[in-house]
Context: one part of a larger RNA
RNA sequence: CUGGGCGUAAAGGGCACGUAGGCAAUGAAUCGGGUUGAAAGUGAAAGUUGCCAAAACCUGGUGGAAUACUCUUGAAACCAAUUCAUGUCAAGUGAGAUAGAGGAGAGUGGAAUUUCGUGUGUAGAGGUGAAAUCUGUAGAUCUACAAAGGAACGCCAAAAGAAGGAAGCUCUCUAGGUCCCUACCGACGAUUGAGUGCGAAAGCAUAGGGAGCAAACUGGAUUAGAUACCCUAGUAGUCCAUGCCGUAAACGAUGAGUUUUUGGCCUUGGUCUACACGGAUUAGGGGCCCAGCUAACGCAUGAAACACUUUUCCUGGGGAGUACAGUCGCAAGACCGAAACUC
Numbered sequence: 001c002u003g004g005g006c007g008u009a010a011a012g013g014g015c016a017c018g019u020a021g022g023c024a025a026u027g028a029a030u031c032g033g034g035u036u037g038a039a040a041g042u043g044a045a046a047g048u049u050g051c052c053a054a055a056a057c058c059u060g061g062u063g064g065a066a067u068a069c070u071c072u073u074g075a076a077a078c079c080a081a082u083u084c085a086u087g088u089c090a091a092g093u094g095a096g097a098u099a100g101a102g103g104a105g106a107g108u109g110g111a112a113u114u115u116c117g118u119g120u121g122u123a124g125a126g127g128u129g130a131a132a133u134c135u136g137u138a139g140a141u142c143u144a145c146a147a148a149g150g151a152a153c154g155c156c157a158a159a160a161g162a163a164g165g166a167a168g169c170u171c172u173c174u175a176g177g178u179c180c181c182u183a184c185c186g187a188c189g190a191u192u193g194a195g196u197g198c199g200a201a202a203g204c205a206u207a208g209g210g211a212g213c214a215a216a217c218u219g220g221a222u223u224a225g226a227u228a229c230c231c232u233a234g235u236a237g238u239c240c241a242u243g244c245c246g247u248a249a250a251c252g253a254u255g256a257g258u259u260u261u262u263g264g265c266c267u268u269g270g271u272c273u274a275c276a277c278g279g280a281u282u283a284g285g286g287g288c289c290c291a292g293c294u295a296a297c298g299c300a301u302g303a304a305a306c307a308c309u310u311u312u313c314c315u316g317g318g319g320a321g322u323a324c325a326g327u328c329g330c331a332a333g334a335c336c337g338a339a340a341c342u343c
Stems, first nucleotide, its partner, number of pairs: 003315003007297002012311001014198004021191001023189001025086006033079002035075004040070003048064006092184002096179003102174007109153001114148002117145003124135001203244004208239001212238002219231002255310004260305001263288001265286009292299002316343003326335003
């Protein structure tokens, strides 16, 4: 390479947009490229092989086979190409409805923690398995009122988004989805190396902010020890703005799109219906299950079933996601990614 694979054994890229490429609705005509039938020619010699002669081997004679190529001619059907047409459960646009924590910005609300002020009040409070460090007669904890500041938003809860992720309330701007009827358009599509954008947390840079929590650090315990688990404190950080970083068990450990497939149950948003504790139909979200699949576990109309298109990736364990080189980054590092050797 081929073959076989990628939920859990090695293997789906974190997610999207997207050029090249290969792939792609229906019908007709043309074409004669592919494919295929027939005929003819070529297919040197050597080699190979059958037979004969000869024979240790060599050798001589003769006849085949030979992927294939060229030319002529034909083709019902198939594939391809070209042209034309159709206007459709493809894709798209519009009208009318509609659900949602989709995104960005601004304003604003209450509860709670902490701190501060004032009043009341007196000896403890806090913490733990038990304690101690710590805190309190310079008046704490508790309690009442007032104030400051930061961060997070109870119930409702089902849903929406490409993923990451996203929730108090209101306003402004803005993106996508679903249903329904017809109107328009008429293959304009799906996938996608390159490329581009988004991308938790932590981390970095600059300027702010800092209530609570809390790496590091410190103290008290525990212990043989305890650089931990527990406790008292506590700085970066967590928050905001603007840049960077580009990684996660970024998980459904399951790439995207399309066709076809046994039945129940629950549920969200629409539409239709003879108003029904209902039924029908769509686009979703859950939980069972038949066939089938699977090494098994399990999956099972949201497939891991039956098929098609296309793409990433895998090929024994370690060495190793290491070394080197290159690209990117302020750095941390990221991407790409071996070999010797060894079992």

Small-subunit ribosomal RNA, central domain from Dracaena cambodiana, 343 nucleotides, folded computationally.
The organism belongs to Dracaena, within Eukaryota.
It matches the Rfam family "Bacterial small subunit ribosomal RNA". Rfam links the family to the GO terms ribosome and structural constituent of ribosome.
The full RNA is in RNAcentral, with records from SILVA.